[in-house]
RNA sequence: GCUGUCGUAGCUCAGUGGUAGAGCACACCCUUGGUAAGGGUGAGGUCGGGAGUUCAAUCCUCCUCGACAGCACCA
Numbered sequence: 001g002c003u004g005u006c007g008u009a010g011c012u013c014a015g016u017g018g019u020a021g022a023g024c025a026c027a028c029c030c031u032u033g034g035u036a037a038g039g040g041u042g043a044g045g046u047c048g049g050g051a052g053u054u055c056a057a058u059c060c061u062c063c064u065c066g067a068c069a070g071c072a073c074c075a
Base pairs, nucleotide, nucleotide: 001071002070003069004068005067006066007065010024011023012022013021018055026042027041028040029039030038048064049063050062051061052060
């Protein structure tokens, strides 16, 4: 340099063209003499960034940034 895969909640990951979810973690409540465990409730996301297509984009297309892998080239 080229190609491919990935980027979604604090972490690990689902998800689908119709304004997004799980587990763990976190906060509060129940429970306990007090913890842990257990149960319940809740908060938490411009879906990496920009543009395009569309009535509508996290999803499709293009550009770009980052991570990883393969290939090529130079030394």

Transfer RNA from Micavibrio sp. UBA2137, 75 nucleotides, folded computationally.
Model confidence (mean pLDDT): 82 of 100.